[in-house]
Description:
A computed fold for an 86-nucleotide RNA from Salinibacillus xinjiangensis, annotated as c-di-GMP-I riboswitch aptamer. It was read from a public genome assembly, where an Rfam model found it.
Formats: sequence, structure tokens, C1' cells
RNA sequence: UGUCGAUAAUGGCAAACUCAUUGAAAAAUGAGGACGCAAAGCCUAUGGAUCUAAGGUCAAUAGACUAAGGUAGCCGGGUUACCGAA
Repeated sequence: UGUCGAUAAUGGCAAACUCAUUGAAAAAUGAGGACGCAAAGCCUAUGGAUCUAAGGUCAAUAGACUAAGGUAGCCGGGUUACCGAA
């Protein structure tokens, strides 16, 4: 330096759930809270996947389709970084 990741050390993040706010919804943000995470740091939603369907299109209705709305803690890609047993 590269790979790798301990029943090591120091720190970090925070799922479900609850409350508040925003939103048509999915969901997001804040507070509490810890299921987990070795990049659960950052970028990528025009790599794939997936959620929602306000508006729009179709439909006699029921409803169907649709992202210009979301998820990066679904997988992948890019990039930077703490520690150091095997």
C1' cells in the first nucleotide's frame, strides 16, 4: 500500500414502535427509542429493483395504467475515511 474484518479498542449511525409537524399517498423531518450496521459516511433514482398514484389517460361504473412524488437501512456503481487480531 492492497485485500480482509476479532467475542479487540476508541468513537459513530439508528430499524420497529410512540408523539409532533409536513404530505393526496408512499414517505420525510424533529424528539424519544435500539433491530441492526465496518462505510447504515457522501454521491448516484438517467444501472437495476421497489413503494405510492395527487394530477393525467382510458373506462358507463367498479377499476386499470402512468412519476414529474418517494425508498441509498433492497441490490449494484463511484468516492473518501477510523482501528488492526488472523
The organism belongs to Salinibacillus, within Bacteria.